Model confidence (mean pLDDT): 75 of 100. Predicted 3D model of a 265-nucleotide RNA (Bacterial large signal recognition particle RNA) from an Anaerolineae bacterium. The RNAcentral record of the sequence draws on ENA. It matches the Rfam family "Bacterial large signal recognition particle RNA". It is annotated as a non-coding RNA gene. The gene name in the source record is ffs.
RNA sequence: UCGUGCUAGACGGGGCGGUAGCGGUGCCCUGUACCCGAAAUCCGCUAUAGCGGGGUCGAAUUCCCGUUCGAGGGCUUGGCUAACCGCUGGGACUGCCUGGUUAAGUAGUAUUGAAGGCUGGGUCCUGUGCGGCGUAGGCCUGUGAACUUGGUCAGGACCGGAAGGUAGCAGCCAUAAGCGGUCUCCUGCGGGUGCCAUGGGGUUGCCUGGCUGGAGCUGGCUGAUUGGGUAAGCCGGUGGUUGCGGUUCGAAGACGGGUGCACGA
Numbered sequence: 001u002c003g004u005g006c007u008a009g010a011c012g013g014g015g016c017g018g019u020a021g022c023g024g025u026g027c028c029c030u031g032u033a034c035c036c037g038a039a040a041u042c043c044g045c046u047a048u049a050g051c052g053g054g055g056u057c058g059a060a061u062u063c064c065c066g067u068u069c070g071a072g073g074g075c076u077u078g079g080c081u082a083a084c085c086g087c088u089g090g091g092a093c094u095g096c097c098u099g100g101u102u103a104a105g106u107a108g109u110a111u112u113g114a115a116g117g118c119u120g121g122g123u124c125c126u127g128u129g130c131g132g133c134g135u136a137g138g139c140c141u142g143u144g145a146a147c148u149u150g151g152u153c154a155g156g157a158c159c160g161g162a163a164g165g166u167a168g169c170a171g172c173c174a175u176a177a178g179c180g181g182u183c184u185c186c187u188g189c190g191g192g193u194g195c196c197a198u199g200g201g202g203u204u205g206c207c208u209g210g211c212u213g214g215a216g217c218u219g220g221c222u223g224a225u226u227g228g229g230u231a232a233g234c235c236g237g238u239g240g241u242u243g244c245g246g247u248u249c250g251a252a253g254a255c256g257g258g259u260g261c262a263c264g265a
Stems, first nucleotide, its partner, number of pairs: 001265006009057003012030005020046005034054004063258006072249005079244002082242009093233002095230008104222003107218003116212008124201006130194002133190006140181004149174004157166003
């Protein structure tokens, strides 16, 4: 140096969580790195820290150590008075909505007479009367009863010796119930009926007329002032997410170093 067979060892690792601690099952990140059984109100172990059973590779690109790099995770807001969002408290300030007062400006109106005062009327409520509308009835009129209303009853029927009489269909006339018509007239009932009449009530508000009065009145817009509301901006608290920072653990990769036994050639 080569070959053969073994052994140590390897056959994933890391973070979180859990745990007195370690590992596993669980969740997550890397990445491809055996199989089977059990295991989160847990399973097994004790700083030499998985248990039980089986398999492959095997002293080196695969094992061990160190350095470097750094995916990713945890912690941190009393680090950045960073950004965004949600919840919540406040109501001195800005904003928005609204009420009162004022009349500074403006506008309107006013000697063709303001405000104020006295007074009449309308509008409002109600009673009565009248008219009108609607409706019902009456009056008037037409029609209208085979037989069941009335009058007159041809013909015919009956009674009688006769004279005459009796009942009575059709027709005609008039009517009851009913069905229609009509300008008008009468009566009853009703109303979101009426520039109607009259009586009572009311005098807040609006409109209008007369008398008085003698210069203001209105509060529309802008303003001043005051009150109330809202909470968009603002101040505060709290929570969440993200970014930067700090800290911690840290895979894969890269570099360097180290490390057996036996036999044979």